[in-house]
Molecule: transfer RNA
Organism: Opitutia bacterium
RNA sequence: GCUCCCAUAGUUCAAUGGAUAGAGCGUCGGUCUCCGGAACCGAAAAUCCAGGUUCGAGUCCUGGUGGGAGCGCCA
Numbered sequence: 001g002c003u004c005c006c007a008u009a010g011u012u013c014a015a016u017g018g019a020u021a022g023a024g025c026g027u028c029g030g031u032c033u034c035c036g037g038a039a040c041c042g043a044a045a046a047u048c049c050a051g052g053u054u055c056g057a058g059u060c061c062u063g064g065u066g067g068g069a070g071c072g073c074c075a
């Protein structure tokens, strides 16, 4: 330098182009308990960035950023 893959709550992962973007673990609050744990109930929390297409984009297109893999070049 070229090609391909990935980027979504704190974390691990979901999400036919269409409902208010969900789940496990974690965090916080409550119930329970002598206290804690467990259990149950509830809450907060996210689409890497900038454009484009579309009635509608996490999803499709373009450019960038970051990470990974393969190939190539020079010495």
Stems, first nucleotide, its partner, number of pairs: 001071007010025004018055001027043005048064005